[in-house]
Context: one part of a larger RNA
RNA sequence: CGUUACGAUACUUGAAGAGAAGCUUUCUACAGUACGAGAGGACCUAGAAAGACGGACCUCUGGUGUUCCAGUUGUUCUGCCAAGAGCAAGGGCUGGGUAGCUAUGUCCGGAAGGGAUAAGCGCUGAAAGCAUCUAAGUGCCAAGCCCAUCUCAAGAAUUGGUAUCGCUUUCGUCGCAAGACGAAUGUAGGUUGGUCGGAGACUACGACCUUGAUAGGCGCAAUGUGUAAGAUCCGUAAGGAUUUGAGCUAAUGCGUACUAAUAAACCAAUAGG
Numbered sequence: 001c002g003u004u005a006c007g008a009u010a011c012u013u014g015a016a017g018a019g020a021a022g023c024u025u026u027c028u029a030c031a032g033u034a035c036g037a038g039a040g041g042a043c044c045u046a047g048a049a050a051g052a053c054g055g056a057c058c059u060c061u062g063g064u065g066u067u068c069c070a071g072u073u074g075u076u077c078u079g080c081c082a083a084g085a086g087c088a089a090g091g092g093c094u095g096g097g098u099a100g101c102u103a104u105g106u107c108c109g110g111a112a113g114g115g116a117u118a119a120g121c122g123c124u125g126a127a128a129g130c131a132u133c134u135a136a137g138u139g140c141c142a143a144g145c146c147c148a149u150c151u152c153a154a155g156a157a158u159u160g161g162u163a164u165c166g167c168u169u170u171c172g173u174c175g176c177a178a179g180a181c182g183a184a185u186g187u188a189g190g191u192u193g194g195u196c197g198g199a200g201a202c203u204a205c206g207a208c209c210u211u212g213a214u215a216g217g218c219g220c221a222a223u224g225u226g227u228a229a230g231a232u233c234c235g236u237a238a239g240g241a242u243u244u245g246a247g248c249u250a251a252u253g254c255g256u257a258c259u260a261a262u263a264a265a266c267c268a269a270u271a272g273g
Stems, first nucleotide, its partner, number of pairs: 001155001006166007017152004023051007035040001053109005061103004068096005073088006113147003120140004169184006189267004193209005214260003217256005224248002230243005
């Protein structure tokens, strides 16, 4: 810009179309049955597992988690003790670990069914008194084809549908008038701007902007670490015990306007051939 009759906000349909998927094995029952002298050993049907592949997710099992917690060596510093901080090849080393992200973890998928067929098997049946699945007619049959399943999709120009919201305003010029042209105002709504995000390269998408829990802070909890500092007691001391499941605790949950989402600007006039 289009969507042949306005402008918006949500939600949709899916002709024609595009993409995805489509797998396999083993075991059990039928049944040691049919078959076969025996050896051996089914079709069909029903059920149960497994593998690879794919999608989603993080409850569990694990990984990571550059500083959440603790331990610890050397050295420098905070005047000293104690307690800490810095550095040790951009985590000093070591033991753990929340959120997030993850697989080796968890859940799910391939199905069933219909239609037309291939090779193949037929029925009826002439040409050709017979025969013949074929010439007329007609049936069955595949992981394949068309549907069916999942996703995209109305720029599907055949431009679809539903619901809701808003607009009948003002002025000027011309005109006898109908009206034409121009300007304004700014409705529904949108954009810019701001606080952000399980969204993200940017953009986009989504949440919120005081009629507010959007982010930070704070409070409580959860989680992790594993019993802080100080004090008291015991021990010559290293150290131990009690206070004490203590102290600290990132990204998590709930709550709370304390801080920041201020103020505003711009676009948008139309009841329509």